[in-house]
RNAcentral holds the sequence, with entries from Greengenes.
The RNA shown here (small-subunit ribosomal RNA) has 1373 nucleotides and comes from an uncultured bacterium.
Rfam family: Bacterial small subunit ribosomal RNA.

RNA sequence: CCCUUAGAGUUUGAUCCUGGCUCAGGACGAACGCUGGCGGCACGCCUAACACAUGCAAGUCGAACGGAGAAUUUAGGUUUACUUGAAUUCUUAGUGGCGGACGGGUGAGUAACACGUGAGCAACCUGCCUUUGAGAGAGGAAUAAUUUCUGGAAACGGAUUGUAAUACCUCAUAACAUAGCGAAAUCGCAUGAUUAUGCUAUCAAAGAUUUAUCACUCAAAGAUGGGCUCGCGUCUGAUUAGAUAGUUGGUGAGGUAACGGCCCACCAAGUCGACGAUCAGUAGCCGGACUGAGAGGUUGAACGGCCACAUUGGGACUGAGACACGGCCCAGACUCCUACGGGAGGCAGCAGUGGGGAAUAUUGCACAAUGGGGGAAAGCCUGAUGCAGCAACGCCGCGUGAGGGAAGACGGUCUUCGGAUUGUAAACCUUUGUCCUUGGUGACGAAAAAAAUGACGGUAGCCGAGGAGGAAGCCACGGCUAACUACGUGCCAGCAGCCGCGGUAAUACGUAGGUGGCAAGCGUUGUCCGGAAUUACUGGGUGUAAAGGGAGCGCAGGCGGGGGAGCAAGUCAGCUGUGAAAUAUACGGGCUUAACUCGUAGACUGCAGUUGAAACUGUUCUUCUUGAGUGAAGUAGAGGUAGGCGGAAUUCCGAGUGUAGCGGUGAAAUGCGUAGAGAUUCGGAGGAACACCAGUGGCGAAGGCGGCCUACUGGGCUUUAACUGACGCUGAGGCUCGAAAGCGUGGGGAGCAAACAGGAUUAGAUACCCUGGUAGUCCACGCCGUAAACGAUGAAUACUAGGUGUAGGGGCCCCAAGCCUCUGUGCCGCCGCUAACGCAUUAAGUAUUCCGCCUGGGGAGUACGGUCGCAAGAUUAAAACUCAAAGGAAUUGACGGGGACCCGCACAAGCAGCGGAGCAUGUGGUUUAAUUCGAAGCAACGCGAAGAACCUUACCUAGACUUGACAUGUCUUGAAUUACCAGUAAUGUGGGAAGUUCCUUCGGGAACAGGAACACAGGUGGUGCAUGGUUGUCGUCAGCUCGUGUCGUGAGAUGUUGGGUUAAGUCCCGCAACGAGCGCAACCCCUAUUGUUAGUUGCUACGCAAGAGCACUCUAGCGAGACUGCCGUUGACAAAACGGAGGAAGGUGGGGAUGACGUCAAAUCAUCAUGCCCCUUAUGACCUGGGCUACACACGUAAUACAAUGGCCGUCAACAACGAGGAGCAAACCCGCGAGGGGGAGCAAAACUUAAAAAACGGUCUCAGUUCGGAUUGCAGGCUGCAACUCGCCUGCAUGAAGUUGGAAUUGCUAGUAAUCGCGGAUCAGCAUGCCGCGGUGAAUACGUUCCCGGGCCUUGUACACACCGCCCGUCA
Repeated sequence: CCCUUAGAGUUUGAUCCUGGCUCAGGACGAACGCUGGCGGCACGCCUAACACAUGCAAGUCGAACGGAGAAUUUAGGUUUACUUGAAUUCUUAGUGGCGGACGGGUGAGUAACACGUGAGCAACCUGCCUUUGAGAGAGGAAUAAUUUCUGGAAACGGAUUGUAAUACCUCAUAACAUAGCGAAAUCGCAUGAUUAUGCUAUCAAAGAUUUAUCACUCAAAGAUGGGCUCGCGUCUGAUUAGAUAGUUGGUGAGGUAACGGCCCACCAAGUCGACGAUCAGUAGCCGGACUGAGAGGUUGAACGGCCACAUUGGGACUGAGACACGGCCCAGACUCCUACGGGAGGCAGCAGUGGGGAAUAUUGCACAAUGGGGGAAAGCCUGAUGCAGCAACGCCGCGUGAGGGAAGACGGUCUUCGGAUUGUAAACCUUUGUCCUUGGUGACGAAAAAAAUGACGGUAGCCGAGGAGGAAGCCACGGCUAACUACGUGCCAGCAGCCGCGGUAAUACGUAGGUGGCAAGCGUUGUCCGGAAUUACUGGGUGUAAAGGGAGCGCAGGCGGGGGAGCAAGUCAGCUGUGAAAUAUACGGGCUUAACUCGUAGACUGCAGUUGAAACUGUUCUUCUUGAGUGAAGUAGAGGUAGGCGGAAUUCCGAGUGUAGCGGUGAAAUGCGUAGAGAUUCGGAGGAACACCAGUGGCGAAGGCGGCCUACUGGGCUUUAACUGACGCUGAGGCUCGAAAGCGUGGGGAGCAAACAGGAUUAGAUACCCUGGUAGUCCACGCCGUAAACGAUGAAUACUAGGUGUAGGGGCCCCAAGCCUCUGUGCCGCCGCUAACGCAUUAAGUAUUCCGCCUGGGGAGUACGGUCGCAAGAUUAAAACUCAAAGGAAUUGACGGGGACCCGCACAAGCAGCGGAGCAUGUGGUUUAAUUCGAAGCAACGCGAAGAACCUUACCUAGACUUGACAUGUCUUGAAUUACCAGUAAUGUGGGAAGUUCCUUCGGGAACAGGAACACAGGUGGUGCAUGGUUGUCGUCAGCUCGUGUCGUGAGAUGUUGGGUUAAGUCCCGCAACGAGCGCAACCCCUAUUGUUAGUUGCUACGCAAGAGCACUCUAGCGAGACUGCCGUUGACAAAACGGAGGAAGGUGGGGAUGACGUCAAAUCAUCAUGCCCCUUAUGACCUGGGCUACACACGUAAUACAAUGGCCGUCAACAACGAGGAGCAAACCCGCGAGGGGGAGCAAAACUUAAAAAACGGUCUCAGUUCGGAUUGCAGGCUGCAACUCGCCUGCAUGAAGUUGGAAUUGCUAGUAAUCGCGGAUCAGCAUGCCGCGGUGAAUACGUUCCCGGGCCUUGUACACACCGCCCGUCA
């Protein structure tokens, strides 16, 4: 310099942080599910080192030896047969040689010089092989086999006879061998080694075949293979801290190839260990493999190196090599044979079997190749190996066609019914032949003179022919994460990696269509790495999230000031050796490509050696003074220990005075007191603590320390600069100190006070409150060793703006003020840091050194074990299991029996009520065939309903209808319609009588009715939690927001807060805000005054009437008027408030309409509309009768009363307003006691009608269940209506119930209001105590905001956010 590094979901209403959990990637000796065409290359018991049937896996050499057997040839006996000898060929049990220590398997053991790496052996061995030198002379005794006898079931032996060798033995020869003695040179760290040399002693041998060799002996060297030693590295646990007697060392002897306590005798008492011994657990190690940016982490199948093992344990023999997988002996377990005496066996070799298990293959072919053993060789052996078989177990490659083809076919799916999509996909046309089928041909692999030799294999390859024919699945589709709809289901069935989905409209379950991804595979499960900076070396933290040890001293350890010199351990550079091969990387080559494989290069970051450098670290020497310490002179202090002294107060005791209470509390009681308390005076006793001073003042390491005096004693600070000369910092273990409580022994005990007792409080009260009261608190000595032991902040050093207090020193000064400086202790505040809060020279800043501690929440600071303790307990300190969070800081709300301010008939002050009575009405409940449905705290309950006898009507009963009571479309016929009859009615395929619409361009059309069939109608059926619209409520409360800017990492904040003021986010002022919107107010209507205009049906001054007029009353148009406008005071020179003037009205004049953003899944599917679901001879439509009016009961809302402010009777032409009136309001007059009837003037209305009561005046009643009250009931009537039985209203007469002012609780109202009096209207045939309006008469009270309720704004706390009707703890089930 280049290359390389990815994140996401999940805690919250939202945010930032901390922190865990989860996912996306890669890998696998895998397994499971679904599916499955071909080939190449790899790979295949991870579990029971469990047990093994059967076959094979190590033999070979006759050219070492004697025999035996067979065959052939030949000679003799013999002429066949038979027998003897010789020769040749072949086979071979035995002796002998070499090999069975290699190859092959497995990973049990092993934490070790086992392995890796690098050294060493002057302390060693090495068959076969290579090289060199020398040699092989002479003898001997046996023994298998064999023969005979014999034991035993067998395995296997015993005795006898007799024989050979390259088997064995003796002698000779021999040194560059070995040992001893002597002596020289050179070298080595040492013991010593090497070389040359003199003497003495000891030790060899084998032949075979044939002529070429092979074999043999001794010696030296090499190569190869091994043995031993050492440095470094190599898992977890300290809840394993001490281990060790051959242990450590020495001397001597033994043993070994060799060193060595390897073994033995004696002597000494060592050796290892916090740099982790010993013990326990786990594990073969490595090259490598997987992952990762790397550093790392995990792993050790296959291939390669080393080790260990061969049924378990032990042992040696042979041999060059073993303590030996297919050898031996012994012991154990197991299996097999047995004549019961005794024997045999070892698949962790290749196949294979059983077993175990989620799970892992053929009892195959061949020695053709490569390699191994024996042999002179041919040849033999070889489950090593080469091949084949099985399995998608993995990696790689190929295919399942290609091109054209729109009527965008059929079918499927969806649909807004138009269409969209599947989809050029298919069909259809053209074409190709990889794989496939079949026929032919046909290898390389074989080996350097020739021949012969191929398991694989008639395989690969090549050439023809055939024919799109035989070859696609799996998973997913809510987010992470690419990909969406329908149906079914209805917190069920199910899904799920995390968050989570499913309770009737599920893109999350199941299915289908479609889509996405991968593809002969695809998913799931398991394991590892990654993401995870989530153990942080690279690369984290510790005030509050997990985390600073309670504090100090201090051994080891770690780190350490300035100058000079030396060394070279660390460090850096060069060179050398090694770092096996394979793997990996780069570049090339070979299989058609790739996987695979071959070659070359670099690399293997390491270790060791060697030569240099000397800055830094280290080390040695020397030197310095600034770190540190000493000295000297001062100084402040509740620093510590011991002794003594003092006064105030409490309590107790004694005495006096004195009398009825004291004490205590929110209120009381227990308690004390007439046996004299409490109060008060005097005297005494005793213990504990030290008022004021006193102070975010002082001292101490922390805990902690407070009257005064004395003694002893520790530390600090300041000044000085005489002395030492880095003597320093930190500090695991260790030691010491360490509040309170507690424990032990002995004292002491006034007050206070756990436990305990009593009294209260309370649902309870083992508490809070009260009265008592014991340990304890105090002293001495000894333990305990913990605290929110906190600054929740370890110690030390250096550096980095300031300001202002305070404590103790020093200096300058004119001795005042002031300035400078050191040390301590506070506050504020930059830079910087921090998640924020905050810290900020007393750091949580910038750096360095050392120590402690943390790694999700719960379980748990718990269990077990250890240590300490008299005990209480302390300390050290887990796991199973469980959750997806737990947590920090800050934000916005909501909430608080938090705070500040303000408002409201909210309280208070008043008036009238409700709750008690009977009645009316609504609701609940009950009942019923049905008592239709809805409304449910305020904000349901005289509500929907402005009026249920039928109708209404939705409910019930009985009956009857099915294209329908209603709409549209098609066809057809005809007007429609209707007295009458049957039936409860609907209705009737009963009968009868009448009747023939309108328009017309004469074609027809329209309306109405009957009939037919089908689309469809219909539903007051469900869901108000699928919706629209409408409405209620907080609330006519003053709030709710936005743009830009600014601040904050962000949620958010600011504006909108603050000071005033208002009914008001109303207005003013201030302000990092400046503006704006929806709300407030105003604009609208009614009302109060007046002007003007206009006047009929209104009014009238004209005597009446007619007429006239419009002043007044009135009517209804247009104006005026009120704005804190004026004056004064207060206020901030403001906004505004208070008072006043004028005015009909004064501070929004009174009333109404008007309802911000939103909240309550508030109400309504039964006003209406509407999605989806449901019914369709019925959940639709019609009709009769019934029901909605029931009645042990409970609640709400009204009206009427309980009476004298009253009832009743009478008098007075008493006095209103809003309204209504044609199927109507109805006058006068007549009848009736009355309701009403008759009557019908007038009026579609300022004209006529409806049409007042309380009040006022006079009389009577005299406090009673009444001359109050009117329920209930009887009788007689009236009205409406088809019809008043269930079930209407009214009248008269008679009857005359409860009720004498209403418990707890609770409602309305602030002025023309409450209260009281009547009148009208809507609905309506009739029915009003309800509702909506109207006027008449006409009060009381408000000190005030402490409290109750509701609301607004600011602030504070919060573990709440479904927001206190929250959250949450314990017990029980």